RNA sequence: GGACGUUUAGCUCAGCUGGAAGAGCUCCCGCUUGACGUGCGGGCGGUCAGGGGUUCAAGUCCCUUAGCGUCCA
Repeated sequence: GGACGUUUAGCUCAGCUGGAAGAGCUCCCGCUUGACGUGCGGGCGGUCAGGGGUUCAAGUCCCUUAGCGUCCA
């Protein structure tokens, strides 16, 4: 330098054919316990990597920039 993949919550990851952003864990609160833990219920937490474009509508499609990974030279 080139090709491909990847970037979504604090962490690990879903998100279909473009149509209301989710799960588990963590954290906080409540119940349960003599207490802790476990269990149960609830809650907080998101510029969907940045920018631009297409569209009535974009996490999703297109372009571009950046980070990370693999391969080729």